A computed fold for a 346-nucleotide part of an RNA from a Cyclobacteriaceae bacterium, annotated as small-subunit ribosomal RNA, central domain.
Context: one part of a larger RNA
RNA sequence: UUGGGUUUAAAGGGUGCGUAGGCGGCUUUGUAAGUCAGUGGUGAAAUAUGUCAGCUUAACUGAGAGGGUGCCAUUGAUACUGCAGAGCUUGAGUACAGAUGAGGUAGGCGGAAUUGACGGUGUAGCGGUGAAAUGCUUAGAUAUCGUCAAGAACACCUAUAGCGAAGGCAGCUUACUAGGCUGUAACUGACGCUGAGGCACGAAAGUGUGGGGAUCAAACAGGAUUAGAUACCCUGGUAGUCCACACUGUAAACGUUGAUUACUCGCUGUGUGCGAUAUACAGUACGCGGCCAAGCGAAAGCGAUAAGUAAUCCACCUGGGGAGUACGCCGGCAACGGUGAAACUC
Numbered sequence: 001u002u003g004g005g006u007u008u009a010a011a012g013g014g015u016g017c018g019u020a021g022g023c024g025g026c027u028u029u030g031u032a033a034g035u036c037a038g039u040g041g042u043g044a045a046a047u048a049u050g051u052c053a054g055c056u057u058a059a060c061u062g063a064g065a066g067g068g069u070g071c072c073a074u075u076g077a078u079a080c081u082g083c084a085g086a087g088c089u090u091g092a093g094u095a096c097a098g099a100u101g102a103g104g105u106a107g108g109c110g111g112a113a114u115u116g117a118c119g120g121u122g123u124a125g126c127g128g129u130g131a132a133a134u135g136c137u138u139a140g141a142u143a144u145c146g147u148c149a150a151g152a153a154c155a156c157c158u159a160u161a162g163c164g165a166a167g168g169c170a171g172c173u174u175a176c177u178a179g180g181c182u183g184u185a186a187c188u189g190a191c192g193c194u195g196a197g198g199c200a201c202g203a204a205a206g207u208g209u210g211g212g213g214a215u216c217a218a219a220c221a222g223g224a225u226u227a228g229a230u231a232c233c234c235u236g237g238u239a240g241u242c243c244a245c246a247c248u249g250u251a252a253a254c255g256u257u258g259a260u261u262a263c264u265c266g267c268u269g270u271g272u273g274c275g276a277u278a279u280a281c282a283g284u285a286c287g288c289g290g291c292c293a294a295g296c297g298a299a300a301g302c303g304a305u306a307a308g309u310a311a312u313c314c315a316c317c318u319g320g321g322g323a324g325u326a327c328g329c330c331g332g333c334a335a336c337g338g339u340g341a342a343a344c345u346c
Stems, first nucleotide, its partner, number of pairs: 004317003007300002012314001014201004021194003025088007033081002035077008049065001051063004091191001092188003095184004103177007110154001114150008125136002162169002206247006216240001220236004258313006266291009295302002319346003328339004
């Protein structure tokens, strides 16, 4: 390379938008580039294949024959692909109507709790643990009541519920805003799918500048434990945790399962619609779940939300270690990120 693979053995890009490219619905006309058929030319010799001949045979040599992917020209065929024209509506989109949700951004408001401050009551402990101690407390703590302040998070409702491309999203309310779904079938008429590069978004931690700082809490300090204890437990506690703007660009970014389309036995729960009202069973579209037939799978299991049956496009894998390292390049303020080997070794 061919081939084979990618839930768990190596392997799906974190997610989307989209450029080039690849692939692409139904009918029809033309063309004849691809495609197919015929004919002509070319396809040197030697070699090779098969036949015959010559050296005693063979090797070797000679003769004539056949074959030859391909290339060029020409004459035709027109199913498929391409190109050009015309049309269609089922793919895709638009419109109108309806319902829907923690989808997003910005503002306002609320109560519980926590911590602190002040005041009242009140007196000797509180706190913490396996047990203790460090710590707090007669300068009145803990407890309890009242007032005030601050910051952060939103109990119950709350769910194998919902929404979002993913990351993710939850008190209430207002404004702005995006999406999918259902129904009608009015409009456009293939406008589609995928997507190397590219661009955008992207948890937590981390970084820069300026705010904020209640709680919790890396580092750090002390008390314990222990042979030791740079830990687990306890008392404190700074970055950080929060906000604005800018960067970083990674995660077990997981369903460890790329996107799109079509097809394939049933049962059951649930969310939002449609439809029907006969009040009962059933139907239908899009989601979220459970169990299974066929089939698939090494098995576990998957099973219309496929890991089944097929098609198109992209990404990725090729024994373990060395190593996601070194070097180079690109990005970053840095931390680091991206790309990514080899020697050697088993």
The coordinates come from a structure-prediction model, not an experiment, and the mean pLDDT is 85.